Annotation:
A computed fold for a 61-nucleotide RNA from an Alphaproteobacteria bacterium, annotated as Fluoride riboswitch aptamer (crcB RNA motif). The model forms 100% of the base pairs in the Rfam consensus.
[in-house]
RNA sequence: AGCCGCGAUGGGGAUGGAGUUCCCCCUAACCGCCCUCAGGGCUGAUGACUCCUACUGCAUC
Numbered sequence: 001a002g003c004c005g006c007g008a009u010g011g012g013g014a015u016g017g018a019g020u021u022c023c024c025c026c027u028a029a030c031c032g033c034c035c036u037c038a039g040g041g042c043u044g045a046u047g048a049c050u051c052c053u054a055c056u057g058c059a060u061c
Stems, first nucleotide, its partner, number of pairs: 010025004016052006032042004
């Protein structure tokens, strides 16, 4: 220096915050999909559930 294991503390899951839960990661986990791909198109603030904020659509005052 490299590799492996254990422990502690953390981190991540396509745009914000919180709670619950699941999965993943040790320099990785992660960094959406489609097409005629230098360009064009589509869904969603969640991994999942609930709430808040933002955004969008409709209706009423």